[in-house]
RNA sequence: GCCCGGAUAGUGUAGUGGCCUAGCAUUCCACCCUGUCACGGUGGCGACCCGAGUUCAAAUCUCGGUCCGGGCG
Numbered sequence: 001g002c003c004c005g006g007a008u009a010g011u012g013u014a015g016u017g018g019c020c021u022a023g024c025a026u027u028c029c030a031c032c033c034u035g036u037c038a039c040g041g042u043g044g045c046g047a048c049c050c051g052a053g054u055u056c057a058a059a060u061c062u063c064g065g066u067c068c069g070g071g072c073g
Stems, first nucleotide, its partner, number of pairs: 001072007010026004018056001028044005049065005
């Protein structure tokens, strides 16, 4: 330098155009449970890497950028 894959709550992940003001697990907070703690139960807070484009509509498709991983030279 070229090619491929990836980036979503604090953490790990699902989501292949509208059902998504984005789901699950865990963490955290409140309450219930218990003599106390743990376990368990209920509820809550919290995220689409950045910019542009396509579209009535983008986490999702296209282009560029940044970062991470892999391959070739």

Annotation
Transfer RNA from a Minisyncoccota bacterium, 73 nucleotides, folded computationally. RNAcentral holds the sequence, with entries from ENA. The same sequence occurs in records of 2 taxa. Rfam family: tRNA. It is annotated as a transfer RNA.